[in-house]
RNA sequence: CCAAGAUCACCGCCGAGUCGCCCGCCCGGGCGAGCCGGGGACCCGAGCAUUUUGGGGUGAGUCCGCGAGAGCGGUAGGGCUACUUCCGGCCCGAACCCGUCAGCUAACUCGGUAGGCGGCCAUGGAAGGAUGC
Numbered sequence: 001c002c003a004a005g006a007u008c009a010c011c012g013c014c015g016a017g018u019c020g021c022c023c024g025c026c027c028g029g030g031c032g033a034g035c036c037g038g039g040g041a042c043c044c045g046a047g048c049a050u051u052u053u054g055g056g057g058u059g060a061g062u063c064c065g066c067g068a069g070a071g072c073g074g075u076a077g078g079g080c081u082a083c084u085u086c087c088g089g090c091c092c093g094a095a096c097c098c099g100u101c102a103g104c105u106a107a108c109u110c111g112g113u114a115g116g117c118g119g120c121c122a123u124g125g126a127a128g129g130a131u132g133c
Stems, first nucleotide, its partner, number of pairs: 010119005018033006034113006044103001054101001055098004063074004077092005083128005
C1' cells in the first nucleotide's frame, strides 16, 4: 500500500414485524398505540355431495416445457437501483402452516409484531421536483 474477514456506530434494503410503558435491573412475563393476518350475518355468490383428485391459509413466489433424477430453460407476479417517474442495469420467482374445516361478510372474535441482507464503481443516464447556499 492492497485484499479479505470480524466488532461497534451510523445509513440503507426485503418484510406487517415499529414505538411507548409495567413487573426495580438480567432471565422471564405482561399492557398499550401503530401496522399486519385469520375466523365470522343479512344481501350477493355458489349449487348436488366432506372417508376423496379432500379442502383451506400466510406469502410476489403461480404456471409451462425438457429430464430417470438431481436439475435445466422459461413464465404470471415481486424487489432494488439512497426524492419521484422513465430508460437502462441487477435480482427473486421460496418456504411454512391448519387438520376433514372455513366464499364474501357489519357487529363480534382470535392471533402476529420475526428473520435475513447491504453500504467500492450499473454509488448508470434523462426529465421533473424539493431543499440549501

Predicted 3D model of a 133-nucleotide RNA (c-di-AMP riboswitch aptamer (ydaO/yuaA leader)) from a Micromonosporaceae bacterium. The sequence was found by an Rfam model in a public genome assembly. Its Rfam family is "c-di-AMP riboswitch aptamer (ydaO/yuaA leader)". Rfam describes the family as follows. This family represents a conserved RNA structure found upstream of the ydaO and yuaA genes in Bacillus subtilis and related genes in other bacteria. Lineage of the source: Bacteria > Bacillati > Actinomycetes > Micromonosporales > Micromonosporaceae.